[in-house]
Molecule: Bacterial RNase P class A
Organism: Planctomycetota bacterium
C1' cells in the first nucleotide's frame, strides 16, 4: 500500500421566523386564553416470527389429539434467543455455516442409465464337467449342467481399499497394512467428546427440513384485554328438566321455608374424553335457539421499568453482584413540524490553476450547479428477521514492497 474477517457507533450542525403535544408554576375570561420553565420517535419504531410482564376466562386436575425444540455446559423472567465448547463441512487464514437424537421398531422414496439400488444381481465375461465341430499341435467355436462376482461397462452411489497367498476360476477364503463398525481397558475433560492400546465377525448403503420412533417443553384469549361513570331502550316467539325422596323448623291442618342426597336439563374449564364445579327442575325465571330494539359518549388502563448511564469486583464469554447517579414522548384520528440562510460530509455534472507523460493520456487544489439512506411510537419489555446513501473507530488475517 492492497485485499479481507469480526465488532461498536454516528447517520447531520448552527441561527432566524412561524407552528405543534404533554408536564409544572403564575395571571385571567361567560368561554376560547396569556406568560415563564423544562421535556417531545427508532436502530430498526417495520415484520407480527418467538418469549414474557399485565388483564380476563369462578377455582383446580389427569389423559388423548395437536404444536414446538433437538450435540454438551452455561446465561436469562423466559425463549425457537445469547455465550462458550464438541462434532461435521467450507475457507491459505482471520473466520463462516449446520432443523447436529434414532435408518437393527415399522412403512415409504430415489428419474434415467444399468444385469442389479436392500438384503439385490449376470450385460460383456472367467473356469470345470459332458456332447458336437474345426485344427498337425497349441488351441478355437457352438450347445448344455454347474461354479464365480475378482476384471470391464452403467450410474451421484454397486455389499471396503492396496498387496500377497490360495483356487478349476474366483471371493476376507487366509494373511499384512489401512479405513470403517462393534466392544474392552487406560488417560484427559463437569460434559458432549478426544487420545492411546487390545479384541473381533470381517464390513449389511442414502433420505426422517419423508411419515414415524425417542427425549424435553406447552391452558386459552388478548389493551379492540379489562375497570369505572354517564346516558338510553322494547320486547316477542319456541323449547328444556322429578308437578318426586329424607331430615329439621313454623303451623290445628293445608302449606311454606332450610339443609342434604339421587336422577335429569343446561353453562364453564382452547378441540375430545374423564373428572370437577355452577345454575335450574312447574311457575315464573335458570339455561338454550330465533326475530327485534338501545348504546358505541367520558375517564382510566397509559408510563418508574426483569429501566438507562458510570465505576469497581467476579467470570474465557454471554452475563451477574455492589455502589453511585438520572427520570429521558404518552398522542387519542393521532403531536415532535414547515420555511429561509450558512457550514460539514458524500455523490453526479461542468469549468479548471498546477504536476507527470512513451504525447495516446493520467492525476488534480479550487469554483459553479443538482441531489442526498431505511424510515415514524400507540400497553410495555427481551430477542430474531428484513431495509439502510454515507461516515468514523477498535481488534484480527492474508498478499506485495521497504527498513
Nucleotide at each position: 500500500g492492497g485485499a479481507g474477517c469480526g465488532g461498536a457507533c454516528c447517520g447531520g450542525g448552527c441561527g432566524g421566523c412561524c407552528g405543534u403535544c404533554g408536564g409544572c408554576c403564575g395571571c385571567g375570561u361567560g368561554a376560547u386564553g396569556c406568560g415563564g420553565c423544562g421535556g417531545g420517535a427508532g436502530g430498526a419504531a417495520a415484520g407480527u416470527c418467538c418469549g414474557g410482564g399485565c388483564u380476563c376466562c369462578g377455582c383446580a386436575g389427569g389423559g388423548c389429539a395437536g404444536g414446538g425444540u433437538g450435540g454438551u455446559g452455561g446465561g436469562u423472567a423466559a425463549c425457537g434467543c445469547c455465550c462458550a465448547c464438541c462434532g461435521g463441512c467450507c475457507g491459505c487464514g482471520a473466520g463462516g455455516c449446520c432443523a447436529g437424537g434414532g435408518a437393527g421398531a415399522g412403512u415409504g422414496c430415489a428419474a434415467c442409465a444399468g444385469a442389479a439400488a436392500g438384503c439385490a444381481g449376470a450385460c460383456c465375461g472367467c473356469c470345470u464337467g459332458c456332447g458336437g465341430g474345426g485344427g498337425c499341435a497349441a488351441c478355437c467355436c457352438c450347445g448344455u449342467c454347474g461354479g464365480c462376482a475378482a476384471g470391464g461397462g452403467u450410474g451421484a452411489a454397486a455389499c471396503g481399499g492396496u498387496g500377497a497367498g490360495g483356487u478349476a476360476a474366483g471371493a476376507g477364503c487366509u494373511c499384512a497394512c489401512c479405513a470403517g463398525c462393534a466392544g474392552g481397558c487406560c488417560g484427559g475433560g463437569u460434559g458432549a467428546c478426544c487420545g492411546g492400546u487390545c479384541u473381533g465377525g470381517c464390513u449389511c448403503g442414502g433420505c426422517a427440513a419423508a411419515c414415524c420412533c425417542c427425549a424435553c417443553c406447552c391452558g386459552g384469549a388478548g389493551c379492540a384485554a379489562g375497570g369505572c361513570c354517564a346516558a338510553g331502550c322494547a320486547g316477542g316467539a319456541g323449547g328444556g328438566a322429578g308437578c318426586g325422596c329424607g331430615u329439621c323448623c313454623g303451623g290445628a291442618a293445608a302449606c311454606g321455608g332450610a339443609c342434604g342426597g339421587c336422577a335429569c336439563g343446561g353453562g364453564g374449564c382452547g378441540g375430545c374424553c374423564c373428572g370437577c364445579u355452577c345454575c335450574g327442575u312447574a311457575c315464573c325465571a335458570c339455561c338454550c335457539u330465533c326475530c327485534g330494539g338501545g348504546u358505541a359518549g367520558g375517564c382510566u388502563g397509559c408510563u418508574g421499568g426483569a429501566g438507562a448511564c458510570c465505576a469497581c469486583g467476579g467470570g474465557c464469554a454471554a452475563c451477574c453482584g455492589u455502589g453511585g447517579c438520572c427520570c429521558u414522548a404518552g398522542a387519542g384520528a393521532a403531536a415532535u413540524g414547515g420555511u429561509c440562510g450558512c457550514c460539514u460530509g458524500c455523490u453526479c455534472g461542468u469549468c479548471g490553476a498546477c504536476c507527470c507523460u512513451g504525447c495516446g493520456g493520467g492525476g488534480g487544489a479550487g469554483g459553479c450547479g443538482g441531489g442526498c439512506a431505511c424510515a415514524g411510537a400507540a400497553c410495555c419489555c427481551g430477542g430474531c428477521u428484513u431495509a439502510c446513501a454515507g461516515g468514523u473507530c477498535c481488534g484480527c488475517u492474508c498478499c506485495a514492497g521497504u527498513c